[in-house]
Context: one part of a larger RNA
RNA sequence: CUGGGCGUAAAGAGCUCGUAGGUGGUUUGUCGCGUCGUUUGUGUAAGUCCAUGGCUUAACUGUGGGGUUGCAGGCGAUACGGGCAUAACUUGAGUGCUGUAGGGGUAACUGGAAUUCCUGGUGUAGCGGUGAAAUGCGCAGAUAUCAGGAGGAACACCGAUGGCGAAGGCAGGUUACUGGGCAGUUACUGACGCUGAGGAGCGAAAGCAUGGGUAGCGAACAGGAUUAGAUACCCUGGUAGUCCAUGCCGUAAACGGUGGGCGCUAGGUGUGAGUCCCUUCCACGGGGUUUGUGCCGUAGCUAACGCAUUAAGCGCCCCGCCUGGGGAGUACGGCCGCAAGGCUAAAACUC
Numbered sequence: 001c002u003g004g005g006c007g008u009a010a011a012g013a014g015c016u017c018g019u020a021g022g023u024g025g026u027u028u029g030u031c032g033c034g035u036c037g038u039u040u041g042u043g044u045a046a047g048u049c050c051a052u053g054g055c056u057u058a059a060c061u062g063u064g065g066g067g068u069u070g071c072a073g074g075c076g077a078u079a080c081g082g083g084c085a086u087a088a089c090u091u092g093a094g095u096g097c098u099g100u101a102g103g104g105g106u107a108a109c110u111g112g113a114a115u116u117c118c119u120g121g122u123g124u125a126g127c128g129g130u131g132a133a134a135u136g137c138g139c140a141g142a143u144a145u146c147a148g149g150a151g152g153a154a155c156a157c158c159g160a161u162g163g164c165g166a167a168g169g170c171a172g173g174u175u176a177c178u179g180g181g182c183a184g185u186u187a188c189u190g191a192c193g194c195u196g197a198g199g200a201g202c203g204a205a206a207g208c209a210u211g212g213g214u215a216g217c218g219a220a221c222a223g224g225a226u227u228a229g230a231u232a233c234c235c236u237g238g239u240a241g242u243c244c245a246u247g248c249c250g251u252a253a254a255c256g257g258u259g260g261g262c263g264c265u266a267g268g269u270g271u272g273a274g275u276c277c278c279u280u281c282c283a284c285g286g287g288g289u290u291u292g293u294g295c296c297g298u299a300g301c302u303a304a305c306g307c308a309u310u311a312a313g314c315g316c317c318c319c320g321c322c323u324g325g326g327g328a329g330u331a332c333g334g335c336c337g338c339a340a341g342g343c344u345a346a347a348a349c350u351c
Base pairs, nucleotide, nucleotide: 004322005321006320007305008304012319014202015201016200017199021195022194023193025089026088027087028085029084030083031082033081034080035077036076037075038074039073040072041071042070049065050064051063052062053061054060092192093189094188095187096185097184098183099182100181104178105177106176107175108174109173110172111155116150117149118148119147120146121145122144126137127136163170164169207248208247209246210245211244212243216242217241221237222236223235224234259318260317261316262315263314264313267296268295269294270293271292272291273290274289275288276287277286278285300307301306324351325350326349333344334343335342336341
């Protein structure tokens, strides 16, 4: 002095929007609500503290004072917080204008390679698979090869610690509709901001419902191997699923294991997107600035590892969360869900 913390020890909600609330830039005037000063009343007695007295002393006890952190009234101050002027300002925030990059989203159309299957041709005894094999396929002509056709799914190269998105996530091409960002300009509004309990929306995969679709892959399942066994790893098959539409589910190592916003605090070096200046025949190159994204590193921080202008540094504002291990993210109850289950969330007992 009175909480301390949350990258990895327990702890950042998966993400966003936003209600209440909290909090909030610059200037002036005014009020005097908070705040501050002073004063009055009250704040029982006893106790406690100080002074002093009474029992021989002490305990005990009398008297006086202090204190009683509070409440109410009066007077005063107006820096700070607040109200009002629905005052003023432009740097926060937003809008406009001019540009700009992008796998941001939705829908429709479309392309080639490859796998599989079907038909036909050539062709003959094997193919396939493995550590080795076998199951399997094949003289009813497979594998291989050529031509044609069908269908579904995924998009090689470009491709990159490269881009976009709030997160989940997003990649062949074209078109339509559409969200956000960034830069320049400083034209407009004039604090309109930040955060956000509840709440709402979005939210990988798997799963569920209904109807389609099904090439490849492939839980379950079957067979072959392996093995002491082999409910596995390996092989041959293969259903759900994976795909589409609509509706649910609402969870993940939903991870940067790092909540959001603002300001401040050495540098160096890559890379994406703008813009300004210099240089130059052009291409390039050099420098500045803004905004992303990486690496290294100073101060500082950290238990260490490490972080280090994209902070885990220095501060302010708001939210969420933690408080020994197990029991347990369980039981019960409630809410949600068709179900699976989800959200909320203990205790006994035990170490």
A computed fold for a 351-nucleotide part of an RNA from Corynebacterium capitovis, annotated as small-subunit ribosomal RNA, central domain. NCBI's taxonomy places the organism under Bacteria, Bacillati, Actinomycetota, Mycobacteriales, Corynebacterium. RNAcentral holds the full RNA, with entries from ENA, Greengenes, RefSeq and SILVA. Model confidence (mean pLDDT): 87 of 100.